[in-house]
RNA sequence: GCCGGUGUGGCUCAGUGGGAGAGCGCUGCGCUCAUAACGCAGAGGUCGUGAGUUCGAUCCUCACCACCGGCA
Numbered sequence: 001g002c003c004g005g006u007g008u009g010g011c012u013c014a015g016u017g018g019g020a021g022a023g024c025g026c027u028g029c030g031c032u033c034a035u036a037a038c039g040c041a042g043a044g045g046u047c048g049u050g051a052g053u054u055c056g057a058u059c060c061u062c063a064c065c066a067c068c069g070g071c072a
Stems, first nucleotide, its partner, number of pairs: 001071007010024004018055001026042005048064005
């Protein structure tokens, strides 16, 4: 330099055009003599950045950024 992949709560990941979610973690409450476990409730997201297509974009297109892999 060329090609491909990945980027979504703190972490690991779903979600392939219209409601942003799960597990773990965190906070509060319940339970217990107490802790853990368990149960209930809650907070937490400019969906990497910008632009385009569309009535509408996490999703499609383009560029850029970061990381991973391959080729040279």
This is a predicted structure of a 72-nucleotide RNA (transfer RNA) from a Candidatus Aenigmatarchaeota archaeon. The coordinates come from a structure-prediction model, not an experiment, and the mean pLDDT is 84. NCBI's taxonomy places the organism under Archaea, Nanobdellati, Candidatus Aenigmatarchaeota. RNAcentral holds the sequence, with entries from ENA. Its Rfam family is "tRNA". Gene Ontology term of the family: triplet codon-amino acid adaptor activity.